[in-house]
Context: one part of a larger RNA
C1' cells in the first nucleotide's frame, strides 16, 4: 500500500460551526471527458512461453509465431460516470399557527440552614468516638429565647422525568437570546451529507489580577490508633471552594458505542405535540426507557436508539515493555499540554 479491524481484546477525535476536498435526488434534450469496442501506428533487439531445425543427446545455437496486459490516432456506441441546457418536488429549508423545557446571559428579590456578633434565662459541663484524648467551658460554655451580620447551596415538588452539541444545567421574578416539536397550508427548487486544516466552546484541578470568605476543606499542627502511622477515627486549619476579567484545555470528557441516509416481527413503560372518540381508550408524529424475534457476535451481549442489511464521509489501530517518555516543533504565565520516536529487552 492491500488487507483485517475499533462496546467489553490495540483502536471513535471531549463536542461543534465550517474551508478544501470525496460523496450526492427524479425528468427529459445534448455533448463525448471517463467507460466500451472496432482499426492503425507503435510498445528495439535478446530472454520468458509455444512450433519447429542445427550440434550422437542437453545444455547451447538458431526459424517462425505468439506475447509484450502500455501508449496514441481514427471511427463508432451512449447503459452508468462527468460537462452544458430545461423542467420537477419526495430530500434540504423558508413562511404562518401554536406547545413542553434546570437550554443560555444579565439584573433583582426570598426562606429553611449554618457560623459569629450583641442582649435576656440558666448552671456546670459541652463535644467527639469502638473507646478516649486534644479542644472549648466559672472570663458563664453547651441548651434556650430575641434582634442583627455575612456568605454560600436552593430541601419537598424530582420522576431509567426535562432541556443542551458536548461540557453540564435544578428556588422565584423580569429582560434579552439560542435550539427542538408538532398541525394544516403556502413557497424556494438540490440549496444535500461529510468534514483534512482552520475557528469557537470545553467538568474539576491549577495559574495571574482585584474581591469575598458562612460551612466545608488538600498542605500544615494537635490527639487517638499503631510494631511503626508522614492514612484510615477525632479537634483544629490555609490555599482552594464563590464573585469579576483574563488564562490553562485536560479526564473512566463513557453509551468505553463518530456523523448522516434507507431499510428490518411482535409486546410494554414514560414524555411533548396533533387528530378521532370522549373519565380510561384509538390512531400518528417526535424524544426517552425496559423487554424480546429474524440477524449479528469470540463470547458477553446488541436487537427499528443495532453491536443487524447497505451505502457516503471523517477520526484511530497494527505484540508486551522501554513510553505517552527523549528529542525537535508549536502552545502556556507557570503547572503542563500537543505532536511524537529510538536503542535496548521479552
Nucleotide at each position: 500500500c492491500u488487507g483485517g479491524g475499533c462496546g467489553u481484546a490495540a483502536a471513535g477525535g471531549g463536542c461543534g460551526c465550517g474551508u478544501a476536498g470525496g460523496c450526492u435526488g427524479a425528468u427529459g434534450u445534448u455533448u463525448a471527458a471517463g467507460u466500451u469496442a472496432a482499426u492503425u501506428g507503435u510498445g528495439a533487439a535478446a530472454u520468458c512461453c509455444c512450433u519447429g531445425g542445427g550440434c550422437u543427446u542437453a545444455a547451447c545455437c538458431u526459424a517462425g509465431g505468439a506475447a509484450u496486459u502500455g501508449c496514441a490516432g481514427u471511427u463508432a456506441a451512449u447503459a452508468c460516470u462527468g460537462g452544458a441546457c430545461a423542467u420537477c418536488u419526495a430530500g434540504a429549508g423558508u413562511a404562518u399557527g401554536g406547545u413542553a423545557g434546570a437550554g443560555g446571559a444579565a439584573a433583582g428579590u426570598g426562606g429553611a440552614a449554618u457560623u459569629c456578633u450583641c442582649g435576656g434565662u440558666g448552671u456546670a459541663g459541652u463535644g467527639g468516638u469502638u473507646a478516649a484524648a486534644u479542644a472549648c467551658g466559672u472570663a458563664g460554655a453547651u441548651a434556650u429565647c430575641g434582634a442583627g451580620a455575612a456568605g454560600a447551596a436552593c430541601a419537598c415538588c424530582g420522576g431509567u422525568g426535562g432541556c443542551g452539541a458536548a461540557g453540564g444545567c435544578g428556588a422565584c421574578u423580569u429582560u434579552c437570546u439560542g435550539g427542538a416539536c408538532c398541525a394544516a397550508u403556502a413557497c424556494u427548487g438540490a440549496c444535500g451529507c461529510u468534514g483534512a486544516g482552520g475557528c469557537g466552546c470545553g467538568a474539576a484541578a491549577g495559574c495571574g489580577u482585584g474581591g469575598g470568605g458562612a460551612g466545608c476543606a488538600a498542605a500544615c499542627a494537635g490527639g487517638a490508633u499503631u510494631a511503626g502511622a508522614u492514612a484510615c477515627c477525632c479537634u483544629g486549619g490555609u490555599a482552594g471552594u464563590c464573585c469579576a476579567c483574563g488564562c490553562c484545555c485536560u479526564a473512566a470528557a463513557c453509551g468505553a458505542u463518530g456523523g448522516g441516509u434507507a431499510c428490518u416481527a411482535a409486546g410494554u413503560g414514560u414524555c411533548g405535540g396533533c387528530g378521532g372518540u370522549u373519565u380510561a381508550c384509538c390512531g400518528u408524529c417526535g424524544g426517552u426507557g425496559c423487554c424480546g424475534c429474524a440477524g449479528c457476535u469470540a463470547a458477553c451481549g446488541c436487537a427499528g436508539u443495532a453491536a443487524g442489511u447497505a451505502c457516503c464521509c471523517c477520526g484511530c489501530c497494527u505484540g508486551g515493555g522501554g513510553a505517552g517518555u527523549a528529542c525537535g516543533g508549536c502552545c502556556g504565565c507557570a503547572a503542563g499540554g500537543u505532536u511524537g520516536a529510538a536503542a535496548c529487552u521479552c